This is a predicted structure of a 119-nucleotide RNA (SAM riboswitch aptamer (S box leader)) from a Bacteroidales bacterium. The organism belongs to Bacteroidales, within Bacteria. The coordinates come from a structure-prediction model, not an experiment, and the mean pLDDT is 79. It was read from a public genome assembly, where an Rfam model found it.
RNA sequence: UUUUUAUUAAGAAGGGCGGAGAGAUUAGGCUCUGCGAAACCCUGGCAACCAUUCCGUCAAUUGACGGACGGAAAAAGGUGCCAAAACCUAAUCCCGGAAAAGCCGGGAGAUGAUAAAAA
Numbered sequence: 001u002u003u004u005u006a007u008u009a010a011g012a013a014g015g016g017c018g019g020a021g022a023g024a025u026u027a028g029g030c031u032c033u034g035c036g037a038a039a040c041c042c043u044g045g046c047a048a049c050c051a052u053u054c055c056g057u058c059a060a061u062u063g064a065c066g067g068a069c070g071g072a073a074a075a076a077g078g079u080g081c082c083a084a085a086a087c088c089u090a091a092u093c094c095c096g097g098a099a100a101a102g103c104c105g106g107g108a109g110a111u112g113a114u115a116a117a118a119a
Stems, first nucleotide, its partner, number of pairs: 001119008013043004021032003025091005044082003049078002052073007086111001092108006
């Protein structure tokens, strides 16, 4: 970097350094920001994806280990995250409302992010 699977309206901030931007891309809106943005570092925290422990079901097995799925515990390990729903809408499609356009509501998808596995 690519692919697959899962999640994506919950949750969790202080300091240092830095010095003007930031909220993924594009457009529009809105918001944060010299009462100090991003990046980087430290500390703290959140969560529970992986890993760990236990339980259940299923398949298999002589049996155990191990496997798949589900649940629980804990938070010392590997990641991640800590304004606002992934800030909102659109950049796609479908359904409903409406005579139609605009518009409103809903669903799926796409894109992105994170984890795990594989290449």